[in-house]
Molecule: transfer RNA
Organism: marine sediment metagenome
RNA sequence: GCUCCGGUAGCUCAAUGGAAGAGCACCGGUCCGCGAAGCCGAAGGCUGCAGGUUCGAAUCCUGCCCGGAGCA
Numbered sequence: 001g002c003u004c005c006g007g008u009a010g011c012u013c014a015a016u017g018g019a020a021g022a023g024c025a026c027c028g029g030u031c032c033g034c035g036a037a038g039c040c041g042a043a044g045g046c047u048g049c050a051g052g053u054u055c056g057a058a059u060c061c062u063g064c065c066c067g068g069a070g071c072a
Base pairs, nucleotide, nucleotide: 001071002070003069004068005067006066007065010024011023012022013021018055027041028040029039030038048064049063050062051061052060
């Protein structure tokens, strides 16, 4: 340099173009003599960035940034 894959909550990952959800973690409650575990609940996202297409984009298109793999 070229090709391909990935970037979504603190972490690991979902999500036919109809507007984002789970597990773990954190916080509150319950339980317990106190904790842990279990159970219940809440909070946490301008979906890497900027444009474009569309009535509507995490999703499709273009460019860029970051990470990984392969080729040279």